[in-house]
RNA sequence: AGCCAUGGCUGAGGUUGCGUUUUUCAUCAGUAUCCCGGCGGAUUCGGCAAAUGCCGCCAGGGGAAAGGGGAAAACGCCGAAGGUUCUGCUUUUCGCCAAAAAAGCCGUUCCUGGGACUGCGCAGAAUAUGCGCAGGACUGUCAUCUGUUUAGAUGGAGUGCUGACCAGGGGA
Numbered sequence: 001a002g003c004c005a006u007g008g009c010u011g012a013g014g015u016u017g018c019g020u021u022u023u024u025c026a027u028c029a030g031u032a033u034c035c036c037g038g039c040g041g042a043u044u045c046g047g048c049a050a051a052u053g054c055c056g057c058c059a060g061g062g063g064a065a066a067g068g069g070g071a072a073a074a075c076g077c078c079g080a081a082g083g084u085u086c087u088g089c090u091u092u093u094c095g096c097c098a099a100a101a102a103a104g105c106c107g108u109u110c111c112u113g114g115g116a117c118u119g120c121g122c123a124g125a126a127u128a129u130g131c132g133c134a135g136g137a138c139u140g141u142c143a144u145c146u147g148u149u150u151a152g153a154u155g156g157a158g159u160g161c162u163g164a165c166c167a168g169g170g171g172a
Stems, first nucleotide, its partner, number of pairs: 003170002006167003009163001011161001014078001017077009033062003037058005046097003081112003086107001088105006113139002117135007141156006
């Protein structure tokens, strides 16, 4: 010196790699809701208010949005990111208050190498789509074995892997 562990830097994965934002398209939906007319109902179940009120159905006339999704572009990236556990904060929803629920954000716990497919479950208006689990393939990577011209088998997990890289250590 090789070697070993630790920390740092660096780079790779691709049947649409991941995320965000913007634009656009369809869906949601002729739904919610509003106006007008007709008919009917109750007095209440956290509390209060309201009869020129409230609720339901029908006919006519107007008629959305959010959440979720497809496509394109730009940007940031390769634990990219997603899910999950537990706190905290914020917002929204009835005429008002309370309660409850839902959504978002910061932190946190654990799980997942990657995308697709099939099945089941959950979410969803949904035959869209998303998430979770399972399965057999594919793919990148490393280890071991076989083979020897770059392939096969088995196994592992991103706490991984690449590198004539950097740092300070260990070591006979």
Background:
A computed fold for a 172-nucleotide RNA, annotated as Lysine riboswitch aptamer. Its Rfam family is "Lysine riboswitch aptamer". Its family is annotated with lysine biosynthetic process in the Gene Ontology. Model confidence (mean pLDDT): 75 of 100.